[in-house]
RNA sequence: GCGCUCGUCGUCUAGUGGUUAGGAUCACAGCCUUCCAAGCUGUUGACUUGGGUUCAAGUCCCAACGGGCGCA
Numbered sequence: 001g002c003g004c005u006c007g008u009c010g011u012c013u014a015g016u017g018g019u020u021a022g023g024a025u026c027a028c029a030g031c032c033u034u035c036c037a038a039g040c041u042g043u044u045g046a047c048u049u050g051g052g053u054u055c056a057a058g059u060c061c062c063a064a065c066g067g068g069c070g071c072a
Base pairs, nucleotide, nucleotide: 001071002070003069004068005067006066007065010025011024012023013022018055027043028042029041030040031039048064049063050062051061052060
């Protein structure tokens, strides 16, 4: 330099163009307990950036940025 692939809460992960973007874990609060741990309930928090297509984009297209793999 070229090609392929990936980018979603702090972390991991689901999401076949239309349902409130869901789950686990972490954190926080409450319940329980003499206290802690465990357990139960709840809360906060996310689509890498810009543009395009569409009535509607996390999803499709283009470019950029970043990660991984391959070729040179």
Transfer RNA from a marine sediment metagenome, 72 nucleotides, folded computationally. RNAcentral holds the sequence, with entries from MGnify. It matches the Rfam family "tRNA". It is annotated as a transfer RNA. The prediction has a mean pLDDT of 81.